Background
A computed fold for a 95-nucleotide RNA from a soil metagenome, annotated as c-di-GMP-I riboswitch aptamer. RNAcentral holds the sequence, with entries from MGnify. The prediction has a mean pLDDT of 81.

RNA sequence: GACAAAGGCAAACCCGCCGUGAGGCGGGGACGCAAAGCUAUGGGCUCUUACAGCCGUCCGAGGGGGGACGGUUUUAAGGCUGCCAGGCUACCGAA
Numbered sequence: 001g002a003c004a005a006a007g008g009c010a011a012a013c014c015c016g017c018c019g020u021g022a023g024g025c026g027g028g029g030a031c032g033c034a035a036a037g038c039u040a041u042g043g044g045c046u047c048u049u050a051c052a053g054c055c056g057u058c059c060g061a062g063g064g065g066g067g068a069c070g071g072u073u074u075u076a077a078g079g080c081u082g083c084c085a086g087g088c089u090a091c092c093g094a095a
Stems, first nucleotide, its partner, number of pairs: 001092001008033002013028006031082001037088003041085003044080003048077003052073008
């Protein structure tokens, strides 16, 4: 790739289990999917913790420059391939 056929996958939601969490696995279920097969490589989104920087609030000390909490950013360790690219692989089949 054809309003063809065969076969495939399975969103939300529900149940069970795992994880602090994002989320994952199994069962049910189908919104969709021609790579919705595999791969976190680039971008993106996302979670938790730690370190550091900055900002704010509060507390404390008074020869001292501290502490607590919150927000935000970087970095590190995570998650998502059904967000977009890249890489790898593959079923059926007319004109």